This is a predicted structure of a 497-nucleotide part of an RNA (small-subunit ribosomal RNA, 5' domain) from an uncultured bacterium.

Context: one part of a larger RNA
RNA sequence: GGACGAAAGCUGGCGGCAUGCCUAACACAUGCAAGUCGAACGGAAAGUAGCAAUAUUUUCAGUGGCGAACGGGUGAGUAACACUUGAGCAACCUACCUUGUACUUUGGAAUAACUCCUAGAAAUGGGUGCUAAUACCGAAUAAGACCACGAAGAGGCAUCUCUUCGGGGUCAAAGCUCCGGCGGUACAAGAUGGGCUCGAGUCCAAUUAGCUAGAUGGUGAGAUAACAGCCCACCAUGGCAACGAUUGGUAGCCGGCCUGAGAGGGUGAUCGGCCACACUGGAACUGAGACACGGUCCAGACUCCUACGGGAGGCAGCAGUGGGGAAUAUUGGGCAAUGGGCGAAAGCCUUACCCAGCAAUGCCGCGUGUAUGAAGAAGGUCUUCGGAUUGUAAAGUACUAUAUUGGGGAAGAACACAAUGACGGUACCCAAGAGAAAAAGCCCCGGCUAACUAUGUGCCAGCAGCCGCGGUAAUACAUAGGGGGCUAGCUUUGUUC
Numbered sequence: 001g002g003a004c005g006a007a008a009g010c011u012g013g014c015g016g017c018a019u020g021c022c023u024a025a026c027a028c029a030u031g032c033a034a035g036u037c038g039a040a041c042g043g044a045a046a047g048u049a050g051c052a053a054u055a056u057u058u059u060c061a062g063u064g065g066c067g068a069a070c071g072g073g074u075g076a077g078u079a080a081c082a083c084u085u086g087a088g089c090a091a092c093c094u095a096c097c098u099u100g101u102a103c104u105u106u107g108g109a110a111u112a113a114c115u116c117c118u119a120g121a122a123a124u125g126g127g128u129g130c131u132a133a134u135a136c137c138g139a140a141u142a143a144g145a146c147c148a149c150g151a152a153g154a155g156g157c158a159u160c161u162c163u164u165c166g167g168g169g170u171c172a173a174a175g176c177u178c179c180g181g182c183g184g185u186a187c188a189a190g191a192u193g194g195g196c197u198c199g200a201g202u203c204c205a206a207u208u209a210g211c212u213a214g215a216u217g218g219u220g221a222g223a224u225a226a227c228a229g230c231c232c233a234c235c236a237u238g239g240c241a242a243c244g245a246u247u248g249g250u251a252g253c254c255g256g257c258c259u260g261a262g263a264g265g266g267u268g269a270u271c272g273g274c275c276a277c278a279c280u281g282g283a284a285c286u287g288a289g290a291c292a293c294g295g296u297c298c299a300g301a302c303u304c305c306u307a308c309g310g311g312a313g314g315c316a317g318c319a320g321u322g323g324g325g326a327a328u329a330u331u332g333g334g335c336a337a338u339g340g341g342c343g344a345a346a347g348c349c350u351u352a353c354c355c356a357g358c359a360a361u362g363c364c365g366c367g368u369g370u371a372u373g374a375a376g377a378a379g380g381u382c383u384u385c386g387g388a389u390u391g392u393a394a395a396g397u398a399c400u401a402u403a404u405u406g407g408g409g410a411a412g413a414a415c416a417c418a419a420u421g422a423c424g425g426u427a428c429c430c431a432a433g434a435g436a437a438a439a440a441g442c443c444c445c446g447g448c449u450a451a452c453u454a455u456g457u458g459c460c461a462g463c464a465g466c467c468g469c470g471g472u473a474a475u476a477c478a479u480a481g482g483g484g485g486c487u488a489g490c491u492u493u494g495u496u497c
Stems, first nucleotide, its partner, number of pairs: 001497004006493005013366006019359002021324001026322003030319003035066003040063002043060007073277003083201007092194002097190008105139004114129001116127004144171004149166007175182002203249003210240003215237006222230001252274004256267004279300005302313004330356001332355003338352001339350004369399004379390004404432005412423001441486005446467003452481005462469002
């Protein structure tokens, strides 16, 4: 000198764009943050038309489907194939989407809702009877897939892989409709997303030198989407290590960011990618996908309810509260845009997101006036008492406009047309009238380092980044005048280059 998610002191006019719990991964009141589909299904309630049968509309809990594994948060753990980079899978999976081929035949038994009875304070149940489906379970068909086998051929990368043919075994489906379509099943391919393996890189300590028994390898069996001590039985005795094993400490990693001429050093907020976690520990279920933040079960700590028998909860989602702290915001508006879920669609949901609010926290821009004005006014300060300085500064004169008021008023909207804007009557434009009116501070002035005098004080009070000032003439303390620097900021502290 630069930088900052900063803080403190003094001060503070406006706007734009960013940023805002770095500490207690401390505890959380309240509200909201994941629903949707009646064009899968039976029913209930209300309405309309009708004498009625019935038709039809809307809404709803339930069965069923899809979603809830995304999006959002945090960085506790992790020194590891976690991450980065480069390869590999002849060892793998992939809902929705796209393409292609083929099919969508025929039966059955239940159950929630509902009725009735009943237990409980509640949470939540139990029993009886009835009913539907794209819910569940059989049968058929089998191009194809899978399983084992036989034959032929081709190829490679060691285990091997691929193609063709043969007969055998196993395995499918669901309907709805406004008649346009929307679906369902099997297989193949693609796309997307993941899983696994390996080479290389990745902090400190040797005042950590030896570590290891599922440990290293083999055979067999099991498990998995898949390879593998992943797990198990048996067998062998290996494996790692001064090129730092093991142990201990610290830490999410990267793109980047800061600094620097560079090499390097520091760092990992916001934004983007990956990983890990969701009160603490453990476990599986469902599912294409989780060992699942707003799911389940078990244990633990804590909080709450209770009729003492038993129950309920998890803000490291968005706001917000207490606490901790030097320190960090609103219990706001809207789905108008972008994106996501569901739906044929209309649409519904969306604290993702878009906006607004608060904060000089940062960066950028603008303003606090402009021109003229010497009697060099008054006052202040200094003085050698002559004057010097404050100083064109003020006053005075002439102008100008951003705060104010009124009028107009967006783009952002894309969805055939139409309709649709939270922000917002905002930005912006025009006009009006009073009037320089409403808007300057902070630090410093001994040297480093730009800027000096007077008074007070008297090694006192105090200053100080270093050197050092102060004990009676202090340019170094305090005050005043003057001056220097930066400017809606200035200075200090902290961290870093």
The prediction has a mean pLDDT of 83. It matches the Rfam family "Bacterial small subunit ribosomal RNA". RNAcentral holds the full RNA, with entries from ENA.